[in-house]
Context: one part of a larger RNA
This record gives sequence, C1' cells and structure tokens, in this order.
RNA sequence: GAGUAGCGAGAGAGGGGUGAGAAACCCCUCCGCCGAAAGUCCAAGGGUUCCUGGGGAAGGCUAAUCCGCCCAGGGUAAGUCGGGAGCUAAGGCGAGGCCGAGAGGCGUAGUCGAUGCACAACCGGUUGAUAUUCCGGUACCGCUGUAUGCGCGUUCAUCCCAACUCUUGAUUGCUAAGGGGCUGCCUUCGGGCGAACCGACCCAUCUUGAUGCGGGCAGCAAAGAGGGGACGCAGGAGGAUACGUGAUCCCAGGCGUUGGUUGUCCUGGGGUAAGCGUGUAGGGCGAGGUCUAGGCAAAUCCGGACCUCAUCAGCCUGAGACGUGAUGCCGAGACGUUGAAGUCGAAGUCACCGAUUCCAUGCUGCCAAGAAAAGCCUCUAGCGAGUUCAUACAGCGCCCGUACCCCAAACCGACACAGGUGGACUGGUAGAGAAUACCAAGGCGAUC
Repeated sequence: GAGUAGCGAGAGAGGGGUGAGAAACCCCUCCGCCGAAAGUCCAAGGGUUCCUGGGGAAGGCUAAUCCGCCCAGGGUAAGUCGGGAGCUAAGGCGAGGCCGAGAGGCGUAGUCGAUGCACAACCGGUUGAUAUUCCGGUACCGCUGUAUGCGCGUUCAUCCCAACUCUUGAUUGCUAAGGGGCUGCCUUCGGGCGAACCGACCCAUCUUGAUGCGGGCAGCAAAGAGGGGACGCAGGAGGAUACGUGAUCCCAGGCGUUGGUUGUCCUGGGGUAAGCGUGUAGGGCGAGGUCUAGGCAAAUCCGGACCUCAUCAGCCUGAGACGUGAUGCCGAGACGUUGAAGUCGAAGUCACCGAUUCCAUGCUGCCAAGAAAAGCCUCUAGCGAGUUCAUACAGCGCCCGUACCCCAAACCGACACAGGUGGACUGGUAGAGAAUACCAAGGCGAUC
C1' cells in the first nucleotide's frame, strides 16, 4: 500500500434452552429451497472422517458453547452378500525351445489375470454406532453319518456272449503212409524209379453244442470325445407384474371457539418375502431302427447314409396367477412415558391404469456375420464290490471385506474450491416425456 480488495452462487424470522459470552450451537413454531435431486443405495477412491463423553490453543475465510478440529473410550459379527478355495478374455509371466557377444528379447506346454461366465436366503425386529451378518420365523446348498424304502449287483446258481478250449457236421485246398502207374526213364528182363490223380488226421473257412475256461450284467468315472454354456444390430406385437389411482365397499377416529355440517360428510388406513406345490399365456425340439472308411485310442455319444412312423403326441423351457409359507409378522390408532422403554391392536377387499421391469440370450428382419473356458449333460477308456435314488433325522460348513463419505466439506482438482466422477431406485398433478412447473417421501436454508 491499507484497515483498502476480499470473506467463493443461495431466505430467513420469532420464541425457548445451554453458557462467562449466542445472528451462526440445541429445541419449538412459522416461512423458504431441492425433489431424474440438493432424496436413497452401491462401485471406484479415501481410511476412522462413524458413535458416545469431554475440550476450546490451532484449523473453520467472522464469532462459536459448535464441527469432517483436539482428547479419551467405543463401534464393522455371514455356509447363502462381495472376493479366495471354480473358469477363462485382452494382457502378463513362462519349463524345454529359438534368437542374441552379453545384458536380454520372443515364445510352446503351462501358469496367472474380471471389467465377463458359474454359484445355495428371504421377511420382520433390534443398537448410541452393524446387520440378507445379531435375534425371531420360515428356507435352501454342500459334505459326513444313521435309519427306512424302492431298485440293481458281487459270491453261488441261472441267463447272455464267444475270438480261448473242447465238440457236431459240412466244404474246399495242401498232404504223410498207402494206392496209382503216363506214347516217360533205367534194367541183370525178375523188376526198379516215378509224373498226373486218389487219399485220413492236422491246418484253413463255415457251422452245432457247451456243467470247461474266459468275459458280461451294479456303481464310480475321466486331464480324453461330443453336446451345451454361447453371445451382433434393428423392429413390432402380445402376455404379465411392480408401481400408482379411485372406491358410494371394509375398518378406526372426528361432529366444529363463526351461520351451516349424522352426511353419497371430514381425516387416516386397507400390507405381507424367499422357499415349497401346481405348471398357465408364451417359446423351443421331430421320434424310432439298421449300418458306418469321420470325431488322434474307444464309444451305446456326436457326425454321415438308409429305412419306418408322424406334423399329432411327447419332451424341454417358461413370466405370472392360485394355494401354502401365515391361527405368523406388519398395521392406522389407543394406553403409557418429560421424551423413551413398554402394552394392546381394527379392516386388511374390489375396480381401473400400467411400465424403460419380467416372459425374452425368445420371435421377425437385416448384413458389417457378431469372446473364451469351466461348472452342467451324454459317451466310452479306466477303476470296480457293494451301490444309485428318495425320504427323515443328526453333525459340520474355512480365510478376507463389512464402520462412515460416495455428484461430495470425507474421491480427483494445493483449499470445507460455483469444476470433474461409473451404476441401481426414482412417487403425485399437468405433460409425448427421465423436458418443464408445482408438490410427496426424504433432505436442506450452504460459516460473515
């Protein structure tokens, strides 16, 4: 410079309380603001900022009795939520290997890696602070054990198979001994050699049978095979629910400080999950048999070929509704309390509207042709003597996260910064609408 600029969008007023002290702290009343948000819940990020008691130096653009400040104490409870004990993508690492003088680079098998796939819990209550975690009720999943039931098996028997073994028979072929004896050869003329041909058993092929021998009949089951998982964009119609609205119906309360108000009056309420049962609207799939050079071995599975029967049936999927769950819980209100705690507890229906949610990864259309792997199902290889399935009961169920903020004064911006920050829910009246305006629940009046 200068007691100057500034004190960072914005509505506060009155009364009461606390206190040394109050425009700002606490309580009440009125007023105002947001309301696809300035409400509620998550992810990321932060890390105790959460709650209780106390404090008043500094931080807080002023004051402060107040605070996301300071001090002390407390607070985060899981088989089912999220992560790991499952899977893989981009990408990382990478045994061997290749390259390089080296340092190191690349990369196969593998091994990691969610932003994806898979995967069993809901409602109510409760704390000062946690809750799908605690408590109550009702469920579900996995493993183990016990019991019961249905079924199948091992040993034995039966049965089936049959390539080993035995056996019956047939056929053809080769052939030993033997037979046979060529326009053949040799001869001591006696004969000898000897080709074709015939020829049993065995062997080969087919076949009958089996008290042998072997295999098969449950179950488990692959890192192996196949299916599935499994996917784009656009579009319309339908079915349904959440939510909402109304009610002259049901229930509770009220009857007017000013003329009227027992009335089709006024105010408020009319809720309820997962699971289990049923399997609807809708959507999808042809079924059976024989053969089989393919699917790195095998296969009854998949693929291929052919035949038969059908477009019905059957099977799979599937919202919702209904029943149960629930003689429960919740519930306006009443009693009680300074306020809590606590106690009691009515009705709990009908109609309409109606989603961007569900059926639906469906259907139809289009071209730019739209992840992988595991869980799961089938198949056999293999293992194999008890075992599948159902029901009931009992026991067990590990580690980590869980407070609080989260369009913000707690994250990213040096700040309690008019900036930035992904997802879910998102009521009413008017409206095409998540625009806009005004409201509800809820939250604020934003530190001179």